[in-house]
Molecule: c-di-GMP-I-GGC riboswitch aptamer
Organism: Deltaproteobacteria bacterium
RNA sequence: CCUGAAAAAGGCAAACCACGUGAAAACGUGGGACGCAAAGCCACUGGCCUAAAUCCAAUCAGCAUUGGACACGGCAGCAGGGCUGCCGGGC
Numbered sequence: 001c002c003u004g005a006a007a008a009a010g011g012c013a014a015a016c017c018a019c020g021u022g023a024a025a026a027c028g029u030g031g032g033a034c035g036c037a038a039a040g041c042c043a044c045u046g047g048c049c050u051a052a053a054u055c056c057a058a059u060c061a062g063c064a065u066u067g068g069a070c071a072c073g074g075c076a077g078c079a080g081g082g083c084u085g086c087c088g089g090g091c
Base pairs, nucleotide, nucleotide: 001090002089003088004087011036012035016031017030018029019028020027021026034077040083041082042081044080045079046078047075048074049073054069055068056067057066058065059064
C1' cells in the first nucleotide's frame, strides 16, 4: 500500500420495551440483538426526516385556526469526502 476467505482477542448494537430530554424529527441511559470490518469520530457535498421560531396565504371583530414555504434542529446504521484505528491475509 492492497485486502476481509477462515480464525483469535475483542468491539458496536436495528426493531421493540422502560425511564428521561425535546414542539417534532430525534437523542441520552438501561434492557434487547436485526445487522456491522470502521455500525469509531466529523454535517464538508448531495440526499432524507422534522418545522418550534420566522415569512406568506385563507378565515376571523380579535384571540386564534388551517394551509404553504423555510434549518439556525436532526440522521455518520443513505451515499461521497475528511481524520483515526484492532486482528488476519497478500505485496